Molecule: Bacterial RNase P class A
Organism: Candidatus Obscuribacterales bacterium
RNA sequence: GAAGUAACGCGGACUGUCGCGUCCGAAAGGAUGAGGAAAGUCCGGGCACCGCAGGGCUGGUUGCUGGGUAAUUCCCAGUGCGCGUGAGCGUGAGGAUAGUGCCACAGAAAUGAAAACCGCCCGCCUCAAUCCCGCAAGGGACUGACCGGGUAAGGGUGCAACGGUGCGGUAAGAGCGUCACCAGCAAAGUCGAGAGGCUUUGGCUAGGUAAACCCCGCUGAAGGUGCAAGGCUAAGGUAUAUCUUGAGGAAGUGGUGGCCCGCCAUCUCAAGGUGCUGAUGCUGCUAGAGCGCUCGAGUAAUCGAGCUCCCAGAGAGAUGACAGUCGAAUAUAGAACCCGGCUUAUGCGUUACUUCAAUU
Numbered sequence: 001g002a003a004g005u006a007a008c009g010c011g012g013a014c015u016g017u018c019g020c021g022u023c024c025g026a027a028a029g030g031a032u033g034a035g036g037a038a039a040g041u042c043c044g045g046g047c048a049c050c051g052c053a054g055g056g057c058u059g060g061u062u063g064c065u066g067g068g069u070a071a072u073u074c075c076c077a078g079u080g081c082g083c084g085u086g087a088g089c090g091u092g093a094g095g096a097u098a099g100u101g102c103c104a105c106a107g108a109a110a111u112g113a114a115a116a117c118c119g120c121c122c123g124c125c126u127c128a129a130u131c132c133c134g135c136a137a138g139g140g141a142c143u144g145a146c147c148g149g150g151u152a153a154g155g156g157u158g159c160a161a162c163g164g165u166g167c168g169g170u171a172a173g174a175g176c177g178u179c180a181c182c183a184g185c186a187a188a189g190u191c192g193a194g195a196g197g198c199u200u201u202g203g204c205u206a207g208g209u210a211a212a213c214c215c216c217g218c219u220g221a222a223g224g225u226g227c228a229a230g231g232c233u234a235a236g237g238u239a240u241a242u243c244u245u246g247a248g249g250a251a252g253u254g255g256u257g258g259c260c261c262g263c264c265a266u267c268u269c270a271a272g273g274u275g276c277u278g279a280u281g282c283u284g285c286u287a288g289a290g291c292g293c294u295c296g297a298g299u300a301a302u303c304g305a306g307c308u309c310c311c312a313g314a315g316a317g318a319u320g321a322c323a324g325u326c327g328a329a330u331a332u333a334g335a336a337c338c339c340g341g342c343u344u345a346u347g348c349g350u351u352a353c354u355u356c357a358a359u360u
Base pairs, nucleotide, nucleotide: 001356002355003354004353005352006351007350008349009348010347012326013325014324015323016322017321018320020033021032022031023030024029035332039343040342042341043340044339045338046337047226048225049224050223054261055260056259057258060219062217063216064078065077066076067075068074079093080091081090082089083088094215095214099213100212101209102208103207117155118154119151120150121149122148123147126145127144128143130141131140132139133138163182164181165180166179167177168176183205185202186201187200188199189198190197191196230283231282232281236277237276238275241274242273243272244271245270246269247268248267252266253265254264255263256262290309292307293306294305295304296303297302
């Protein structure tokens, strides 16, 4: 100097004039007022309502180990595997010996442990070519064809072919080998809370796929609905209304988060009650699983203690305009019950680390 990896910060500040929302105040005036993602609505909760008349079935979520949290599919630290020269990044990470499937095409062959396309080796009879011996008949050698046997090392097909490479051995080969190195599997020992790691030994060893169905484990009302959840109020409407209890009762309909069964209501009678519905307005609505600072524990996520502080609550929906100074300073972009995550959009600055090149 170039190229990268990981993390952090800011995302305007001050003054003046005028103008907005909320709160305090009689007034003057004072305090305060959009984010790192407020976004997406993908997750998890706080809070609220519905059930405990349920039972069975079906269905969803999640998936290595340990820790954190109100909780999670989130966060932290690890292990295994994969990617990268590296700093680092990713995670499709339970079970294939419970069972059922699938592996097209190509290829001989993709499983109930088989199979031979090209090839390699051995051998009988017969045929053909060449050579040798022989006067001839005929005999011998070698090669090829046919047939039989052995083989799965070499080549071919394929994502993948019954562990891989080398050496020896064999007629040619093969884990054939008390050969070497390695992968996988199993056992024993050992380290680690654990996932797993290491060492030794062993027989030589068909696979892959569960983001295929499935099995196992977690979750759990299998939960559902969500501030347009809920609560209070009560203008208007309704008394041929509406609610409660008891008894009876066919079907149908409705409700109970899906289906079936069950249950309840709708129907009739009796008794008792004054309710039922609902515009509007108020509330829910901002003091929090709260921000900040310090100390302690912990590798960390986070937790504990102490000390301050109150920092939007709109309701067609508020924070804008001008001027000056400073500044690296603009992009993405505006709360709607609240909080914790994830994902996406985007400007500038700083720190640490990695690799390469040149110089000293």